[in-house]
Molecule: transfer RNA
Organism: Candidatus Woesearchaeota archaeon
RNA sequence: GGGGCUGUAGGAUAACCUGGCUAGUCUGCAAGCUUCGGGGGCUUGUGAUCUGGGUUCGAAUCCCAGCAGCCCCA
Numbered sequence: 001g002g003g004g005c006u007g008u009a010g011g012a013u014a015a016c017c018u019g020g021c022u023a024g025u026c027u028g029c030a031a032g033c034u035u036c037g038g039g040g041g042c043u044u045g046u047g048a049u050c051u052g053g054g055u056u057c058g059a060a061u062c063c064c065a066g067c068a069g070c071c072c073c074a
Stems, first nucleotide, its partner, number of pairs: 001073007010027004020057001028046007050066005
């Protein structure tokens, strides 16, 4: 220098290809109940689409550019 893949809560992951109502689940965290206390269990709450632009009535999803990580070629 060229090519490919990936990017979603603190962590992990689904939805993407085939656009559609409130972005789901597990874990973590907080509070409450339970317990003499802890652990465990139950209930409630909590927070996310890498950035910018475009297409569209509507974008996590499609298109373009950029950023970051990984891999391959040189």